[in-house]
Context: one part of a larger RNA
RNA sequence: GAUGAACGCUGGCGGCGUGCUUAACACAUGCAAGUCGAACGGAGACUUUUUCAGUGCAACCUUCGGGGAGCAGGAGAAAGUCUUAGUGGCGGACGGGUGAGUAACGCGUGGGCAACCUGCCUCGCACCGUGGGAUAACAGGGGGAAGCUCCUGCUAAUACCGCAUAAAGUAUAUAGACGCAUGUCAAUAUACAAAAAGGGAUACCGGUGAGAGAUGGGCCCGCGUCCGAUUAGAUAGUUGGCAGGAUAGCAGCCUACCAAGUCAACGAUCGGUAGCCGGCUUGAGAGAGUGGACGGCCACACUGGGACUGAGACACGGCCCAGACUCCUACGGGAGGCAGCAGUGGGGAAUAUUGGACAAUGGGGGCAACCCUGAUCCAGCGACGCCGCGUGAGUGAAGAAGUAUCUCGGUACGUAAAGCUCUAUCAGCAGGGAAGAAAAAAGACGGUACCUGACUAAGAAGCCCCGGCUAACUACGUGCCAGCAGCCGCGGUAAUACGUAGGGGGCAAGCGUUAUCC
Numbered sequence: 001g002a003u004g005a006a007c008g009c010u011g012g013c014g015g016c017g018u019g020c021u022u023a024a025c026a027c028a029u030g031c032a033a034g035u036c037g038a039a040c041g042g043a044g045a046c047u048u049u050u051u052c053a054g055u056g057c058a059a060c061c062u063u064c065g066g067g068g069a070g071c072a073g074g075a076g077a078a079a080g081u082c083u084u085a086g087u088g089g090c091g092g093a094c095g096g097g098u099g100a101g102u103a104a105c106g107c108g109u110g111g112g113c114a115a116c117c118u119g120c121c122u123c124g125c126a127c128c129g130u131g132g133g134a135u136a137a138c139a140g141g142g143g144g145a146a147g148c149u150c151c152u153g154c155u156a157a158u159a160c161c162g163c164a165u166a167a168a169g170u171a172u173a174u175a176g177a178c179g180c181a182u183g184u185c186a187a188u189a190u191a192c193a194a195a196a197a198g199g200g201a202u203a204c205c206g207g208u209g210a211g212a213g214a215u216g217g218g219c220c221c222g223c224g225u226c227c228g229a230u231u232a233g234a235u236a237g238u239u240g241g242c243a244g245g246a247u248a249g250c251a252g253c254c255u256a257c258c259a260a261g262u263c264a265a266c267g268a269u270c271g272g273u274a275g276c277c278g279g280c281u282u283g284a285g286a287g288a289g290u291g292g293a294c295g296g297c298c299a300c301a302c303u304g305g306g307a308c309u310g311a312g313a314c315a316c317g318g319c320c321c322a323g324a325c326u327c328c329u330a331c332g333g334g335a336g337g338c339a340g341c342a343g344u345g346g347g348g349a350a351u352a353u354u355g356g357a358c359a360a361u362g363g364g365g366g367c368a369a370c371c372c373u374g375a376u377c378c379a380g381c382g383a384c385g386c387c388g389c390g391u392g393a394g395u396g397a398a399g400a401a402g403u404a405u406c407u408c409g410g411u412a413c414g415u416a417a418a419g420c421u422c423u424a425u426c427a428g429c430a431g432g433g434a435a436g437a438a439a440a441a442a443g444a445c446g447g448u449a450c451c452u453g454a455c456u457a458a459g460a461a462g463c464c465c466c467g468g469c470u471a472a473c474u475a476c477g478u479g480c481c482a483g484c485a486g487c488c489g490c491g492g493u494a495a496u497a498c499g500u501a502g503g504g505g506g507c508a509a510g511c512g513u514u515a516u517c518c
Stems, first nucleotide, its partner, number of pairs: 001517003005514005012389006018382002020347001025345003029342003034090003039087002042084011055072003060067002097300003106225008116217002121213003125209003129163004138153006169192006176185003198205002226272003233263003238260004243255003275297004279290004302323005325336004353379001355378003361375001362373004392422004402413004426459001429453004436445001462507005467488003473502005483490002
C1' cells in the first nucleotide's frame, strides 16, 4: 500500500459499488418456463336469431267453462365472442447458480479438419399431387388409501403411415482436372431406396427437398500451465497392424485375430494441492501473490450409473435403476431433491428482504393483441469499500468563570467560550416536479432527482497515540505489584514507557487491533 474482511470504541448525510471466503450441510413456504384457439376435436359461459311442448304472470275477448298476442323461466338448432382440460407445434440444451471434481488438449495461445454437425435466421432454386388406419379428450364400466391405473366404445388434426414425382446420396461403368499421404472436385449413363400441411381470409403466416451463407458447436495438433524422488519404474485394450462395428465425424472408441510393443531421470507412475484465463493487488521494473465482483471457457446439479426425446442433453426446476436421507400410508405401496430468488435451521469471527415492476434492456411463445420472465431494472438492510459534503462563518481580551499546574508572582486550555453581526450546505417544513418512452398508449423506481420559498446555529465528533524507531509532556497514584509491549525494552518510592487527569500530536465519520498478500 491492498482486502468479499472480522473484532473493539464511535457514528450526521448522499452517490456509486459490494455483501456465506465456513457445511457441494439439511431444507418449511411462496415464486423462478412457458406460450400458441390463426394446427385439432371437444367442453363451458355469454349475446343475437329462430323452433318447440307444457307452466306462471297477463293486455284483451268471454257463453264465466275458457281462449289468449306478449313477458319470464326451460329444451333444441344456427351464428358470433370469450375461457381452456386434452391431442399437436415451438421453447423447457438459453437465461440463472455453484467450484465439489479436474494437473487434463480442462484452460490460455497459435494452427488444422482432404475427418464433421448446425433448429430458428438470410439468399436464390424447385415442389406442395393422391390415399389410409388409428388415438387422447369424451362417454360407460372396473381397481386403488393414495400416486395413479385398466377395459369397452366414438372422434379430429400442421399427430401417424402408404403411393406418385424429385437435382442431392449410395453402388457400378466411362472418362476429365487437381492436390496435401489417405485422396479432392466436376461430367454422363444405369440401378436403389427416400418429401410435403395446412391455417387465415385476400393482407399474410406456414410446409417439403437440395444448395449457399451466417451463427453456434464437435474433433485433432505445437507450445505454456503448482508441490513432493523420504514416490523409480509404469502399462494387457496396454502399443501397433488387419478386418468389422459404432459415430455427425477421425480414432482401441468397441469387438475378433496377429505382432510385442508404448511411456519414463528432459521426472513416467504414484501421492498432495488446485477449476483455468482476461484480469486484480503490490512493485521503478523484473517479479511475487491472487483468480471475490464483472467478462470468456470448463465442470457439476442429493450420491453413483444409464439411456430416451431432440438440430442440440446423456438434460438444475425431464425419465429409469441403485443408495443415503426426509415425508405420506389403509402397511399393499407411494412422494421429494434451493450449488435459481427470497427465506429457515446448522456451521462460523462473519455476510442482507420470505420487497416492487415487467416501465426499460434482453429472452421464450404468438400474424398480432398479448402472455410468461426472482434474467433484468429498481427499492430495502450493512460505514463493508471508494468518493463527495456537513457538524458553521466573521468579530470578540474584562485574556471571564472553571480546570490543571505553580517558585503562589504567574502560566496553559484561549479568540477558545460568552456577547454581537451573518449564512443555510445536509437534515426538517411547504409549493412545483422530470428525463429515462425515437409515432400513439405504457414509469416499478417515485412525488425520487431537481427547482423555489419560509424557518432555526439550531439536530450532527470521535478514535488512537505522546521512551526511541515516530509527530506529540507535565502532575498525581502505584512501587519488579498492578500492569505495558510491534522490536529495543519499561515497573524494585520523584516512572515523559503502568493507571488517572490536564495538555499535546495524528487521522477523521471514522479510528485502532487482528488476519492475509506485495
Molecule: small-subunit ribosomal RNA, 5' domain
Organism: uncultured Johnsonella sp.